[in-house]
Order: sequence, then structure tokens, then C1' cells
RNA sequence: ACCAGUAAAAGCCAAACCCAUCGUGAGGUGGGGACGGAAAGCUGCGGGUCUCAGUUUGCGCGAGAUAGCCGGGCCGCCUGG
Repeated sequence: ACCAGUAAAAGCCAAACCCAUCGUGAGGUGGGGACGGAAAGCUGCGGGUCUCAGUUUGCGCGAGAUAGCCGGGCCGCCUGG
């Protein structure tokens, strides 16, 4: 440097649900909690899904959410080869 992730170890993250808080909402953040995860680290670039006191007669458009839906990009721990 490359390939792989059966088992283990050092650590790491944390679904549902509950509480607080922010948001019209999808959802976000903090605390508790663990279903899971070898990128469940970062990134809305492509697709998907979801939302809207916005716009349209409507189709749509616009603005957002989701990285734990899939793909792309960047970076990285452990073990084995």
C1' cells in the first nucleotide's frame, strides 16, 4: 500500500420507547435507554422516501427533513492475509 471481516480484543456509535427543549411539520438537540451497526464517521452530489402557516384549478414548482433507505465522494479503528 492492497484485500477480507468467521471469531476475539481496545475502544466507538446508539433504534424503538420515556423526559426536557426547539420547529407549522417531516424532524433536530440534550438526558435516560439498547434494537442493532466494521464506517450507524463526515458529505444532500444522484436516486428514493417523508414534510410544509409556501405556490398552483391541478399536474407540478419552491423550501425543507432523512447519511440507521440505496449509490457516489472524503477520511479512519481493530484483527487476519

The RNA shown here (c-di-GMP-I riboswitch aptamer) has 81 nucleotides and comes from a Deltaproteobacteria bacterium.
Of the family's consensus pairs, 100% are formed in the model.
It was read from a public genome assembly, where an Rfam model found it.